[in-house]
Context: one part of a larger RNA
RNA sequence: GUGAAUGUUGGCGGCAGGCCUAACACAUGCAAGUCGAGCGGCAGCGCGGUGUAGCAAUACACUGGCGGCGAGCGGCGGACGGGUGAGGAAUGCAUCGGAAUCUGCCUAUACGUGGGGGAUAACGUAGGGAAACUUACGCUAAUACCGCAUACGUCCUACGGGAGAAAGCGGGGGAUCGCAAGACCUCGCGCGGAUAGAUGAGCCGAUGCCGGAUUAGCUAGUUGGUAAGGUAACGGCUUACCAAGGCGAUGAUCCGUAGCCGGCCUGAGAGGGCGGUCGGCCACACUGACACUGACAUACGGGUCAGACUCCUACGGGAGGCAGCAGUCGGGAAUUUUGGGCAAUGGGCGAAAGCCUGACCCAGCAACGCCGCGUGAAGGAUGAAAUCCCUCGGGAUGUAAACUUCGCAAGAACGGGAAGAAUAAGUUGGUGUGAACAUCACCAACGAUGACGGUACCGUUUGUAAGCUCCGGCUAACUCCGUGCCAGCAGCCGCGGUAAUACGGGGGGAGCAAGCGUUGUUC
Numbered sequence: 001g002u003g004a005a006u007g008u009u010g011g012c013g014g015c016a017g018g019c020c021u022a023a024c025a026c027a028u029g030c031a032a033g034u035c036g037a038g039c040g041g042c043a044g045c046g047c048g049g050u051g052u053a054g055c056a057a058u059a060c061a062c063u064g065g066c067g068g069c070g071a072g073c074g075g076c077g078g079a080c081g082g083g084u085g086a087g088g089a090a091u092g093c094a095u096c097g098g099a100a101u102c103u104g105c106c107u108a109u110a111c112g113u114g115g116g117g118g119a120u121a122a123c124g125u126a127g128g129g130a131a132a133c134u135u136a137c138g139c140u141a142a143u144a145c146c147g148c149a150u151a152c153g154u155c156c157u158a159c160g161g162g163a164g165a166a167a168g169c170g171g172g173g174g175a176u177c178g179c180a181a182g183a184c185c186u187c188g189c190g191c192g193g194a195u196a197g198a199u200g201a202g203c204c205g206a207u208g209c210c211g212g213a214u215u216a217g218c219u220a221g222u223u224g225g226u227a228a229g230g231u232a233a234c235g236g237c238u239u240a241c242c243a244a245g246g247c248g249a250u251g252a253u254c255c256g257u258a259g260c261c262g263g264c265c266u267g268a269g270a271g272g273g274c275g276g277u278c279g280g281c282c283a284c285a286c287u288g289a290c291a292c293u294g295a296c297a298u299a300c301g302g303g304u305c306a307g308a309c310u311c312c313u314a315c316g317g318g319a320g321g322c323a324g325c326a327g328u329c330g331g332g333a334a335u336u337u338u339g340g341g342c343a344a345u346g347g348g349c350g351a352a353a354g355c356c357u358g359a360c361c362c363a364g365c366a367a368c369g370c371c372g373c374g375u376g377a378a379g380g381a382u383g384a385a386a387u388c389c390c391u392c393g394g395g396a397u398g399u400a401a402a403c404u405u406c407g408c409a410a411g412a413a414c415g416g417g418a419a420g421a422a423u424a425a426g427u428u429g430g431u432g433u434g435a436a437c438a439u440c441a442c443c444a445a446c447g448a449u450g451a452c453g454g455u456a457c458c459g460u461u462u463g464u465a466a467g468c469u470c471c472g473g474c475u476a477a478c479u480c481c482g483u484g485c486c487a488g489c490a491g492c493c494g495c496g497g498u499a500a501u502a503c504g505g506g507g508g509g510a511g512c513a514a515g516c517g518u519u520g521u522u523c
Base pairs, nucleotide, nucleotide: 001521002520004519005518006517007516008515011373012372013371014370015369018365019331025328026327028326029325030324033076034075035074038073039072041069042068045067046066047065048063049062050061051060052059053058083284084283085282092209093208094207095206096205097204098203101201102200106197107196108195109194111192112191113190114148116146117145123138124137125136126135127134128133154163155162156161168189169188170187171186172185173184176183177182210256211255212254217247218246219245222244223243224242225241226240227239228238229237259281260280261279262278263274264273265272266271286307287306288305289304290303309320310319311318312317337363339362340361341360345359346357347356348355349354376406377405378404379403386397387396388395389394411462412461413460414459415458416457420452426446427445428444429443430442431441432440467512468511469510470509471508472493473492474491478507479506480505481504482503488495489494
């Protein structure tokens, strides 16, 4: 010094940290959704409309007309955020460089967004199955899918040429056209190809990164070349052929151990030890392997196969993965609540309202740590009582107490009561866009929202709180009794066998203090 544990004691607050062991197994709940302003729709809810019954209230039925919306198609996100440290001694990390690369969303620039087609889920009908789920036929939409046209730039090229795109949705509107929908105009959000940036990622090199020689030789895609394939990209990355290389006492190979760093602890420094919390990187997600989708994964809460384990089963077959947050069993010396909230910060989706968010912000538990505060202050006797010691004269506890005056953390009662909130929708005004006093964008003013929490804080009344270790030397602190090499103490030296400052108790003292000792571990 400590992510500590343990004995004992324990008043409060602030801040921080809290499974170091079994990367053991997990009941239960929650932890990734969102968009109806992409689409067909309408299961449920609400409103409206129609019908029937009824005097009426109302009830029932129908109806996508509206608000919305379960399931479905489609888009974006699920590669972030959160966890853990198993593996890995180099495909890793740190630092400094490099060239043969990709990059969704975002920013900027210029260009385009024309015209068609065929399906399919949902749904309906009929089945299969215990379930998980699934089959056939039929219908339908799109920002889903596929051609055609065009090509600023892009790609390929034998330099002649060739290839290759797109999607719509919402708001508003004066004239003109149209029976209407709408055309048309305009604004916003999208969509396609391209260039540049930003961000992120992949790759290559150099240097550094633990112990063992009781590990001395290792290597056949091995080392290099040619050609091809593959990748976003270089490359034995892969394959065929050719050559026989490559590494090693400056420690290869093998074995053991280990996530790495910024940093943390110690120390005058040099150095030594460590890598928990926080930040960066890496690896992993029951074990092993594999690909798909995608801008990015060989994907913790996606998929397939195999394995171990657990569960369901109608025995045919299925389901699961807390090293997310809580929590349980187990292991262990040992480590917390199955809490509140999205108010703030941040993230995903959305035009927005908003929805989701065990990230996060808070609260709870435990002196686990650091820091702060309190348990009273002043006065008060040649000194009460009591206890201890005594040379019996006295001495000590001791101004300590009592007593007087003054004051009061926490808690309780009553009263008041925050900051953390910035703005959003919207309203008004202005500027721009525009044919437009529409719309939309920007600016200014106004304008909801607090989990914590009736908490912090303020006022009035009341009102509570000290222990632990040590006293032979090191090392601050001494006497009496008991015991008699016994009982015991002890970090080292050592104490104890009849006056023990060293054992046990009393009195007294020393040190630290809501802690104090002990144990472990590091310097």